[in-house]
Context: one part of a larger RNA
């Protein structure tokens, strides 16, 4: 010297753009973080307003409205956010490989979608209970569940060629056999019968279903090689090391288990301590290195602790279930809730670290034919000199030099063009007036061509025209007005190091990174006057090179 997610002390005008619990993965009040879909399905309110009737108390009907609602069902919830306890490991990194495998929505391709039946919620009636949440009777729909039917390039046996490996094996391919599926569900349009209008059937689109095969994307497995300290850890190990057989996974495997052989590991450091998420990067250095691993992107692992499995295409699953335990809260004492390492916010530890703000305008993401709904993810405000950067606190002229204050050999010398004054600008900030971009789509009206059809419907595609949609925000930015006006500190002058004099103390009070000042003339304490360095920041501490 140069970094820094910093703190501390003095001081502090504005803006852009960043960045903000490194401590106790302590423990949490309240609020919000995952929903959506009526075009899959049965149900279905109220208020209110009309209206008629009325014993004036109120009935009924129509809009509200098939809407709130709450169920069945489908598809999300396994993304996205959060932290870094645990982990020394095939966890991460980089090269391989799976002939040992998966993969919902998505594209793209082959064929299918046939007959049928049985529940159970919601609802109604009842009851149990303090509540949390449950029991029975009874009806009822489905793209929810069963049971048949057909089926193949699919699975499984035996099998043929051909490839593969050192070989067992294994892939491709032909052949018999055998075994497995679905929802013709919802949506728009029409046209024929039909006296007419609606259905029904029938056409056509659009979109779901169901079985294969391929694509792509994600993901599981193995394998070489790298990955911190300790030998004041030297011997470690019985599912252990291998092998046969069942078993279990999507898959290979002692992944489990029978039985058998008795192996594997280690001085190239096993085996135990200890430390610690890992990389891209970042910081520093001329490099080689050495130090870290915050924000931002990849992988991991976790989710009040410790275990389990369900579901599901994919979780042993943060706002999901069971069981146990710590701790909190309710309770009628019988027995129930809960998990901020999501945004915000509270205590509590701390030197230390923000607001219980706006919006879905935009980008992304769930569901949905869309409209739209949700989205503390993500835009954006707010707070903070925590960092970087930019600006500005005013410009020119102005005296052998006012005053004041320092010193002084008393002659002067410095503070010094510095102030005054006199002549301008108008940045910021402030007051007034205008006033963005980010927005384009999707989806509504309306036109045109195509393609599909019978069809000039509709529906897709393409492409023209209207009008609609800003959270930030009356912001950014422009224009005027006014007036030098509202804006400087902070550390240091002994050498290292840029910068020197007084006066007050007197090894006292104090300084000091190191050398080391201070004991009566201290450029080293304090004070002042001058200087030096930097500058909305200057110092100190602490950490790394």
């Nucleotide at each position: 010297g140069a970094a820094c997610g910093a703190a501390c002390g003095c001081u502090g005008g504005c803006g852009g753009c960043g960045u903000g619990c490194c401590u106790a993965a302590c423990a949490c009040a309240u609020g919000c973080a995952a929903g959506u879909c009526g075009a899959a399905c049965g149900g279905g309110a109220a208020a209110g307003c009309a209206a008629u009737c009325u014993u004036c108390g109120g009935a009924u009907u129509g809009c509200g409205a098939g809407u709130a609602c709450a169920g069945u069902g489908g598809c999300g919830a396994a993304c996205g956010g959060g932290u870094g306890a645990g982990u020394a490991a095939c966890g991460c990194g980089u090269g391989a490989g799976c002939a040992a495998c998966u993969u919902a929505c998505c594209c793209u391709u082959u064929g299918g979608a046939c007959c049928g039946g049985a529940a159970c919620a919601a609802c109604u009636u009842u009851u149990c209970g303090a509540a949390a949440g449950g029991g029975a009777a009874g009806c009822u729909a489905a793209u929810a569940c069963c049971g048949g039917a057909u089926a193949a390039u699919a699975u499984c046996a035996u099998u043929u060629u051909c490839a593969u490996u050192a070989g067992c094996u294994u892939g491709a391919u032909g052949a018999u056999g055998a075994u497995c599926a679905a929802a013709u569900g919802g949506g728009g349009g029409c046209c024929u019968c039909u006296u007419u209008a609606c259905a029904a059937u029938g056409c056509u689109c659009c979109u779901g279903c169901c079985a294969g095969a391929g694509g792509a994307u994600g993901g599981g497995c193995u394998c070489g090689c790298g990955u911190c300290c300790u030998a004041u850890u030297a011997g470690c190990u019985a599912g252990u090391u291998g092998g046969u057989g069942g078993g279990g996974u999507a898959a290979c495997g002692g992944c489990u288990c029978a039985c058998c052989a008795a192996g594997g590991c280690g001085a190239c450091g096993a085996u135990g301590g200890g430390u610690a998420g890992c990389c891209g990067g970042c910081c520093u250095g001329a490099g080689a290195g050495g130090g870290u691993g915050a924000u931002c992107g990849g992988c991991c692992a976790c989710a009040c602790u410790g275990g389990a499995a369900c579901u599901g295409a994919g979780a042993c699953a943060c706002g999901g279930u069971c069981c146990a335990g710590a701790c909190u809260c309710c309770u009628a004492c019988g027995g129930g809730a809960g998990g901020c390492a999501g945004c915000a916010g509270u205590g509590a530890g701390g030197a230390a670290u923000u607001u219980u703000g706006c919006g879905c305008a935009a980008u992304g993401g769930g569901c949905g034919a869309a409209a739209g709904c949700c989205u503390g993810a993500c835009g954006c405000a707010g707070c903070a000199a925590c960092g970087c950067c930019g600006c500005g606190u005013g410009a020119g002229c102005g005296a052998u030099g006012a005053a004041g204050c320092u010193u002084u050999u008393u002659g002067g010398a410095g503070u010094g063009u510095a102030a005054a004054g006199c002549u301008c600008u108008g940045u910021c900030a402030g007051a007034a007036g205008g006033g963005a971009a980010u927005a384009a789509a999707a989806g509504g009206g309306u036109g045109c061509u195509a393609a599909c059809u019978a069809a000039u419907a509709a529906u897709u595609a393409g492409u023209g025209c209207c009008a609609u949609u800003g959270a930030c925000g009356g912001u950014a930015c422009c224009u005027u007005c006014a007036g030098a006006g509202g804006a400087a500190g902070c550390c240091c002058c002994g050498g290292c190091u840029a910068a020197c004099u007084c006066c007050g103390u007197g090894c006292c009070a104090g300084c000091a990174g190191c050398c080391g000042c201070g004991g009566u003339a201290a450029u080293a304490c304090g004070g002042a006057g001058g200087g030096g360095g930097c500058a909305a920041g200057c110092g100190u501490u602490g950490u790394u090179c």

The part of an RNA shown here (small-subunit ribosomal RNA, 5' domain) has 545 nucleotides and comes from a metagenome. The coordinates come from a structure-prediction model, not an experiment, and the mean pLDDT is 82.